Molecule: Bacterial RNase P class A
Organism: Qipengyuania sp.
RNA sequence: CCAGGGGGCCGGGCAGCCGCGGGUAAUACCGAGGAAAGUCCGGGCUCCACGAAGCAAGGGUGGCGGGUAACGCCCGCCCGGCAGGUGUUUUCGGACAUUGGCCGAGGGAAAGUGCCACAGAGAGUAUACCGCCGAUGGCGCCUAAAGCGCACAGGCAUGGGUGAAAGGGUGCGGUAAGAGCGCACCGGGGUUCUGGUAACAGCGCCCGCAUGGCAAACCCCACCCGGAGCAAGGCCGAAUAGGGAUCCCGUGCUCUCGCAAGAGGGCAGGGCGCUUCGCCCCAGAGGAUCCGGGUUGGCUGCUCGAGCGGCGCGGCAACGCACCGCCCAGAUGAAUGGCUGCCGCCGCCGAUACGGUCCGCGCGUCGGAUACCGUCGGAGGCACAGAACCCGGCUUACAGGCCCCCUGGCACC
Numbered sequence: 001c002c003a004g005g006g007g008g009c010c011g012g013g014c015a016g017c018c019g020c021g022g023g024u025a026a027u028a029c030c031g032a033g034g035a036a037a038g039u040c041c042g043g044g045c046u047c048c049a050c051g052a053a054g055c056a057a058g059g060g061u062g063g064c065g066g067g068u069a070a071c072g073c074c075c076g077c078c079c080g081g082c083a084g085g086u087g088u089u090u091u092c093g094g095a096c097a098u099u100g101g102c103c104g105a106g107g108g109a110a111a112g113u114g115c116c117a118c119a120g121a122g123a124g125u126a127u128a129c130c131g132c133c134g135a136u137g138g139c140g141c142c143u144a145a146a147g148c149g150c151a152c153a154g155g156c157a158u159g160g161g162u163g164a165a166a167g168g169g170u171g172c173g174g175u176a177a178g179a180g181c182g183c184a185c186c187g188g189g190g191u192u193c194u195g196g197u198a199a200c201a202g203c204g205c206c207c208g209c210a211u212g213g214c215a216a217a218c219c220c221c222a223c224c225c226g227g228a229g230c231a232a233g234g235c236c237g238a239a240u241a242g243g244g245a246u247c248c249c250g251u252g253c254u255c256u257c258g259c260a261a262g263a264g265g266g267c268a269g270g271g272c273g274c275u276u277c278g279c280c281c282c283a284g285a286g287g288a289u290c291c292g293g294g295u296u297g298g299c300u301g302c303u304c305g306a307g308c309g310g311c312g313c314g315g316c317a318a319c320g321c322a323c324c325g326c327c328c329a330g331a332u333g334a335a336u337g338g339c340u341g342c343c344g345c346c347g348c349c350g351a352u353a354c355g356g357u358c359c360g361c362g363c364g365u366c367g368g369a370u371a372c373c374g375u376c377g378g379a380g381g382c383a384c385a386g387a388a389c390c391c392g393g394c395u396u397a398c399a400g401g402c403c404c405c406c407u408g409g410c411a412c413c
Stems, first nucleotide, its partner, number of pairs: 001409010012343007020031003033384001037395002040393005045229004050278006058225005063077005078106001079104004084099006107220002112218002114214003129160002131156003136153002138150004168186006187209001188207004193202003233300004243291006252267006269281003307326004312321003344382003348378004354374003357369004361364001
C1' cells in the first nucleotide's frame, strides 16, 4: 500500500432574520433517533384476579459456565461442520502440529407413533436384478474310479447397477464362494484414572460392536411463565331516563348471652381449572345477558431515569464497584419550520506542469513526461428516516466520512 473480517464514532456545522413548543415575572436556558421503524422478546409502572403450596391445561427456552432487574439478549469456553494460513514430513495420494475466520433450531431415535417420493431386487429387525460358488445332495460323460461338465436343490452379499442414503471403513487371514466369521488399525460403545467449576478432553483397559436418516414431525426429558395494558389508571366538570326486560345466586341447622331488639361462636354451603391449608361472604347486596339514553370536555399520569459522561480498580470479556461532574423534548389533530450567506463531505466537468509522482544524468535553484493526487473554477447532490409512559435487547433500512484491532499478500529497512 492492497484485500478480507470484526469493532467504535459521526452522519452535517456556524451566523443572521422571521416563525413555533416547554420554562421564566421577563431574559436566559432547553427542544427527535441510531434506528424514533417492526410490535418480535424481557421488564418498570397501573388495574384486575382472595392468598400460599402442589398438580393439570396452554405457552416458551434447549451444549457448559458467567453477566443482567430480566430475557428468546450479551460474553467466554466446549463439541460438530466448512474453507484458509504457517511449519515439519511425504511413497507427492496425503499425514501431523499450530493458528485465526465462518456456520450450527447443538438434550433424547432402545418410551411410543409417524415419514423417507421416484428409481431400485430391496429403504429398518429390508433384499437378490446382473453376478460369485456349487465342497454336500442331484443329473450327464466315462466299464468303474479318478476326473470333467451342468447349474437343479442349496449357499453368498465380496464385485456391478439404482438411489440423497443399501445395514461401519481399509488391509490380512479364512472359506466351495463369501461375510466382524477371526485379527490389526481407524470408527463406535462402556469404563478406571488425570485435567477442567462444567460442557468436555487425554492416556489406558474391556467389548465384534445388528438396530440408517428426519424430532425446523407428533412426542419424551430438563428448566421457566397469572391476565390486560398509558386508548393502563386517577381526579374534576357536565348531562341524561339514579331507565327498562329476563335469568342466576337457598341462607339453612344449632349453641351461648339477652325480656326483646340484637351480639358472638360452631357445622353445612359459596368464593380458583383440581386438591390441601388459610382468609373472606352469607341479605338485601351482588352477578350475567339484552334493549335504550347521556358524556366524547379539562387536569393528571408525563419525565431524575435499572440515566449520561470522565477517571481509577477488579475481571480474558460481557460487566461490576468507588469517586467526581451533568440534567439532555414532553406535544395533544399533534411543536423544533421557512429564507439567506459561509463552511464541510460526495461524485462530475473544465483549467493548470506550481507542488507531489515517474524517468534521465552532468545529482541540483537541473532536464523531460504525465492531468493520477494536491491546487483553482463551475454547476449539482447530501443517506435511512419523526418521540407520544419509560427502559434493556433483537430484527430490518441506511449516501458518505474518520479511527482502532486481527488475518493474508506485496514492497522497503